[in-house]
């Protein structure tokens, strides 16, 4: 000195479970964990939207009808996991305070 990190906007990615009660059913009410378990539509398999999270990553998926612990129950906790995959974008702003990378003196 430049870039990252931070904030805003935009684009993109993702999940939406478990238990109890009522009910013929659709569903309604309540509870657990969490950032998030929401609303609407429908041909009941999905779709649209909102919120939330993630965008160099544990957001999220596979392994997984997994293993151990715990719970009324559940990815509830831990392992798995220095495994594999996964959206890597663009623009603007602040500050060079901390940290990281590169260049130069």
């Nucleotide at each position: 000195c430049g870039g990252g990190u931070g904030c805003c906007g935009u684009g993109g990615g993702g999940g939406u479970g478990c238990c109890g009660g009522c009910g013929g059913g659709a569903g309604c009410c309540g509870g657990c964990u969490g950032a998030g378990a929401c609303g609407g539509g429908c041909a009941c398999g999905c779709c649209c939207g909102a919120a939330c999270c993630c965008u160099g990553g544990a957001a999220c998926c596979u392994g997984a009808u997994c293993u151990g612990g715990g719970u009324c129950a559940u990815g509830c906790c831990a392992g798995c996991g220095g495994a594999g995959g996964g959206a890597a974008g663009c623009g603007g702003c602040c500050u060079c305070c901390u940290c990281c990378c590169g260049g130069u003196c």
Predicted 3D model of a 105-nucleotide RNA (TPP riboswitch aptamer (THI element)) from Limnochorda pilosa. Its Rfam family is "TPP riboswitch aptamer (THI element)". Gene Ontology term of the family: thiamine pyrophosphate binding. Lineage of the source: Bacteria > Bacillota > Limnochordales > Limnochordaceae > Limnochorda. The model forms 96% of the base pairs in the Rfam consensus. Model confidence (mean pLDDT): 76 of 100.